[in-house]
RNA sequence: GCAGAUGUAGUACAAUGGUUCGUGCGUCGGCUUCCCAAGCCGAAAAUGCGGGUUCGAUUCCCGUCAUCUGCU
Numbered sequence: 001g002c003a004g005a006u007g008u009a010g011u012a013c014a015a016u017g018g019u020u021c022g023u024g025c026g027u028c029g030g031c032u033u034c035c036c037a038a039g040c041c042g043a044a045a046a047u048g049c050g051g052g053u054u055c056g057a058u059u060c061c062c063g064u065c066a067u068c069u070g071c072u
Stems, first nucleotide, its partner, number of pairs: 001071007010025004018055001027043005048064005
């Protein structure tokens, strides 16, 4: 330099263009217990960035950034 893949909560991962973007672990609050742990209930928290297409974009297209892989 060229090609490809990935980017979503604190973390690890889901989500075929349409209902409020879900799950595990973690965090916080409550219940339970003599206390702790475990268990149960609840809460907060996310689509890398900028454009485009569309009635509607995490999803499709373009650019860009970061990481990874391959080729030279």
This is a predicted structure of a 72-nucleotide RNA (transfer RNA) from an Oscillospiraceae bacterium. The sequence is in RNAcentral, with records from ENA. Model confidence (mean pLDDT): 81 of 100. Lineage of the source: Bacteria > Bacillati > Bacillota > Eubacteriales > Oscillospiraceae. Its Rfam family is "tRNA". The family's RNA type in Rfam is transfer RNA. From the family's description: Transfer RNA (tRNA) molecules are approximately 80 nucleotides in length.